This is a predicted complex of two RNAs, RNase P RNA and transfer RNA, with 461 nucleotides together.
RNA sequence: GGAGUAGGCGAGGCGGUUGCUCCUUCUUCUCAAAAGAAGUAAGGGGAGGAAAGUCCGAACUCCAAAGGGCAGGAUGGUCGCUAACAGCGACUCCGAGCGAUCGGAGGAAAGUGCCACAGAAAACACACCGCCUCAGAAGAUGAGUGUUUCACUCUUCUUGUGAGGUAAGGGUGAAAAGGUGAGGUAAGAGCUCACCGUCCUGAUGGUGACAUCAGGAGCUUGGUAAACCCCAUCCGGAGAAAGACCAAAUUGGCCCAUUCAGAGGCGGCCCGUCUCAUGGGGCGGGUAGGUCGCUCAUCCCCUUGAGCAAUCAAGAGGUUAGAUAAAUAACCGCCCCCGCCGGGACUCCGGCGGGAACAGAAUUCGGCUUACGUCCUGCUCCAGCC
RNA sequence: CGGGGAGUAGCGCAGCCUGGUUAGCGCGCCUGCCUUGGGAGCAGGAGGUCGUCGGUUCAAAUCCGAUCUCCCCGA
Numbered sequence: 001g002g003a004g005u006a007g008g009c010g011a012g013g014c015g016g017u018u019g020c021u022c023c024u025u026c027u028u029c030u031c032a033a034a035a036g037a038a039g040u041a042a043g044g045g046g047a048g049g050a051a052a053g054u055c056c057g058a059a060c061u062c063c064a065a066a067g068g069g070c071a072g073g074a075u076g077g078u079c080g081c082u083a084a085c086a087g088c089g090a091c092u093c094c095g096a097g098c099g100a101u102c103g104g105a106g107g108a109a110a111g112u113g114c115c116a117c118a119g120a121a122a123a124c125a126c127a128c129c130g131c132c133u134c135a136g137a138a139g140a141u142g143a144g145u146g147u148u149u150c151a152c153u154c155u156u157c158u159u160g161u162g163a164g165g166u167a168a169g170g171g172u173g174a175a176a177a178g179g180u181g182a183g184g185u186a187a188g189a190g191c192u193c194a195c196c197g198u199c200c201u202g203a204u205g206g207u208g209a210c211a212u213c214a215g216g217a218g219c220u221u222g223g224u225a226a227a228c229c230c231c232a233u234c235c236g237g238a239g240a241a242a243g244a245c246c247a248a249a250u251u252g253g254c255c256c257a258u259u260c261a262g263a264g265g266c267g268g269c270c271c272g273u274c275u276c277a278u279g280g281g282g283c284g285g286g287u288a289g290g291u292c293g294c295u296c297a298u299c300c301c302c303u304u305g306a307g308c309a310a311u312c313a314a315g316a317g318g319u320u321a322g323a324u325a326a327a328u329a330a331c332c333g334c335c336c337c338c339g340c341c342g343g344g345a346c347u348c349c350g351g352c353g354g355g356a357a358c359a360g361a362a363u364u365c366g367g368c369u370u371a372c373g374u375c376c377u378g379c380u381c382c383a384g385c386c
Numbered sequence: 387c388g389g390g391g392a393g394u395a396g397c398g399c400a401g402c403c404u405g406g407u408u409a410g411c412g413c414g415c416c417u418g419c420c421u422u423g424g425g426a427g428c429a430g431g432a433g434g435u436c437g438u439c440g441g442u443u444c445a446a447a448u449c450c451g452a453u454c455u456c457c458c459c460g461a
Stems, first nucleotide, its partner, number of pairs: 001382008009373002012335007020046006026039005048358001052369002055367005060239004072235005077091005092105005106230002111228002113224003128170002130166006137159004142154005178196006197219001198217008243292004253283004260279001262276005299318002302315005336355008387460007396413004406444001415431005437453005
């Protein structure tokens, strides 16, 4: 200097002034009391590590619900922790890295699907080139025989054809059907052997994942499950706009009273009777509005003990935002820290500037993720220099 | 406070579920022809790191996760 990892703080300290919001007390008013309202009053509290994203898990509330299943969703090495979890701790195996360290994790040998292009062949393997054997054809070379030219037979080589063998080599691809070496073979091949790998069995150790050792099987079975799926475990739904209570005005609804007044029908008129509307009293639902839910919590912290740890047990102590369109702010003084400048000369003096960023509660917790800082600390690794 | 959807060329959209060879369509844009000129028409062409980052896979616009922006719904 770079890299990795674990943790802390989140921004100085003290004091003051003014404001906002909540609580308690006090005072005044309404008032029989309870209770309520108001206050130039007094005292006290007042954002976060992520309050965020709303990604998981719960508490709490309401709705639903005999019990079980289907569908759908989530999780996925093992053991443990936890109220629960996709969280946390320890460990196992595999992979990346020189390393500190980091990442991944059921099943592909239950079944189905897919594997473009290229390539002979992409999953019941295959035969393009190459290698090898056989058959017959042509040519060349050499040898032999017969009758001179010439013919026949045989050896070797070359070329092309046909029938087979082969999976070593070439080439294609992300991926080619165990790898390396030796033997073997016409050429080859787990065909055989040694080592490695794979699978199976057993023993030992471990709670377990798994590890070690021994023996056996030549060993047919690639990738993909963040494709369908299978296995195991778990999951009823909605969410503080949950939900509970009090409850105006206006309109509408229901009931009572029908005394009186109004209009209309019956009637020539009155009485009477019927209908309608309105004025009266009462009722319930519910809106505005208000109150509760509302902050003490599965909480925090210290000591001791258990545990590698996460965490648990016992004991002692602590706890103060609760607003509702949304308060938590502004300023000043002294000290402290940092930077710059000047004097000065190694430690002081003076001046100026700065003390941030991400972000802001809205029912509450446990996590995860993401955002942020010339901040602070520990440990580890790599490289260079002294 | 709670829930749902979208992002692909200048604009509007397909493709994504079921991954594959060069990501298409319409309008628009550019060049040429045609016309006195313009429009229309004909012929040809350009233009995309599929919002961003990471992962799974041989291979990602497509599958998975995180993140950014925009839109919609619930009294």
The coordinates come from a structure-prediction model, not an experiment, and the mean pLDDT is 75.